[in-house]
Background: A computed fold for a 165-nucleotide RNA from a mouse gut metagenome, annotated as Lysine riboswitch aptamer. It matches the Rfam family "Lysine riboswitch aptamer". From the family's description: Riboswitches are metabolite binding domains within certain messenger RNAs that serve as precision sensors for their corresponding targets. Of the family's consensus pairs, 100% are formed in the model. The RNAcentral record of the sequence draws on MGnify.
RNA sequence: GAUAGAGGUUGCGUGAUUCAUCAGUAGCUGUUCGGAUGCGGCAGGCGCAGAGGAAGAAGAGCGAAAGGGGAGAACGCCGAAAGCGGAUAUUUCCUGCAGGUAUCUUCUUGGGCAUAUGUUGAAUAAAUAUAUGACUGUCAUCUUAGAUUAAGAUGGGGAGCUAUC
Numbered sequence: 001g002a003u004a005g006a007g008g009u010u011g012c013g014u015g016a017u018u019c020a021u022c023a024g025u026a027g028c029u030g031u032u033c034g035g036a037u038g039c040g041g042c043a044g045g046c047g048c049a050g051a052g053g054a055a056g057a058a059g060a061g062c063g064a065a066a067g068g069g070g071a072g073a074a075c076g077c078c079g080a081a082a083g084c085g086g087a088u089a090u091u092u093c094c095u096g097c098a099g100g101u102a103u104c105u106u107c108u109u110g111g112g113c114a115u116a117u118g119u120u121g122a123a124u125a126a127a128u129a130u131a132u133g134a135c136u137g138u139c140a141u142c143u144u145a146g147a148u149u150a151a152g153a154u155g156g157g158g159a160g161c162u163a164u165c
Stems, first nucleotide, its partner, number of pairs: 001165005008078001011077004017071003027062003031058003037049004041097005081109003085105008110136002113133008138156008
């Protein structure tokens, strides 16, 4: 250097399927009051709706969806993958700002879990960052038992570890 593997059955990720939630919400229709503005993320522009009644308020009827999540199963894998930042493309009516999505990339993180705080989110779900805690896997050193293994202590980290060439 190449090839093949291990950590866990709660390792990581993904398209479709299904279930709940989103939510009796958004929206639509209609009644009464009201009486001139309201909407497109913010600003400007440009549009749309509006005295054939805007915003707002009180009832009534109909009534979603997307994102996110659970489930078994299928597939791809073991920097699997995730995250801050940056670049490119695309998108939110145009421009600017601020966002969303996809790809690439410096850097960080061994892995999952629990708790606290922050961010996103409809959410007490979930994801994510930081900190703490024990658990777990691996390597090095040392100690014990007297074994090619087990236990304990300390330390390191995946650019690692094991096997073969």